[in-house]
RNA sequence: UCCUUUGCACAGGGGAGUCGGAUUUGGCCGGCUGAGAGUAAGAACCGUAAUUCUUUGACCCUAUGAACCUGAUCUGGGUAAUUCCAGCGUAGGAAGUGUUGUUGAUUUUAUU
Numbered sequence: 001u002c003c004u005u006u007g008c009a010c011a012g013g014g015g016a017g018u019c020g021g022a023u024u025u026g027g028c029c030g031g032c033u034g035a036g037a038g039u040a041a042g043a044a045c046c047g048u049a050a051u052u053c054u055u056u057g058a059c060c061c062u063a064u065g066a067a068c069c070u071g072a073u074c075u076g077g078g079u080a081a082u083u084c085c086a087g088c089g090u091a092g093g094a095a096g097u098g099u100u101g102u103u104g105a106u107u108u109u110a111u112u
Stems, first nucleotide, its partner, number of pairs: 001105002005101001007099004011062004017032005026046002040055005068093003074087004
């Protein structure tokens, strides 16, 4: 220096849909798929419709990378409905470093 392989530490990335019902000091309850469909706090916003953001929690993923994003208001199937399933997909992107032990090979130096 390369190869085999182990543990640890810290760090990083990501999504949160759909349907039904309810009602007002409100923004809830339940069904479906899923690992996960929001644990808590804060801020904004909405005003008869049920929102958005930040931090945080849970969960998944970090190159052996379909976690997740784009294509996509895509194609086929199915459903009460959906980013439900399949295709697209050998597509284009996507987040890791440090340390420790270990196997073998090679090289250099020193000593005997």

The RNA shown here (TPP riboswitch aptamer (THI element)) has 112 nucleotides and comes from Defluviitalea raffinosedens. The RNAcentral record of the sequence draws on Rfam. Its Rfam family is "TPP riboswitch aptamer (THI element)". For this family Rfam cites "Metabolite-binding RNA domains are present in the genes of eukaryotes" (Sudarsan et al., RNA, 2003). Gene Ontology term of the family: thiamine pyrophosphate binding. The organism belongs to Defluviitalea, within Bacteria. The prediction has a mean pLDDT of 76.